The RNA shown here (Fluoride riboswitch aptamer (crcB RNA motif)) has 79 nucleotides and comes from a Spirochaetales bacterium. Rfam family: Fluoride riboswitch aptamer (crcB RNA motif). Its family is annotated with positive regulation of gene expression and response to fluoride in the Gene Ontology. It was read from a public genome assembly, where an Rfam model found it.
[in-house]
RNA sequence: UGACGCGCAGGCGAUGGGGUCCGCCUCUGCUUCCCGGCAGCAACCGUGGCGACAAGCCGCUGAUGACUCCUAUCCAUCA
Numbered sequence: 001u002g003a004c005g006c007g008c009a010g011g012c013g014a015u016g017g018g019g020u021c022c023g024c025c026u027c028u029g030c031u032u033c034c035c036g037g038c039a040g041c042a043a044c045c046g047u048g049g050c051g052a053c054a055a056g057c058c059g060c061u062g063a064u065g066a067c068u069c070c071u072a073u074c075c076a077u078c079a
Base pairs, nucleotide, nucleotide: 009026010025011024012023013022016070017069018068019067020066021065027040028039029038030037031036046060047059048058049057050056
């Protein structure tokens, strides 16, 4: 100096928030004496049918990645 692995930390998992667990991503460039700052990148952006694998058209499920609680919305019943 480089590669790989692990740990810590950060980000992400089709509509909001909290807790626990699980999974995925974690690099690059510029700037600064340093702390740091800026711009990108990765994970991510649901599903069925027709259509050409596209455009387009017609449908389906859900505030969870999973569990749970709160909030918003919808339906039913009671007061």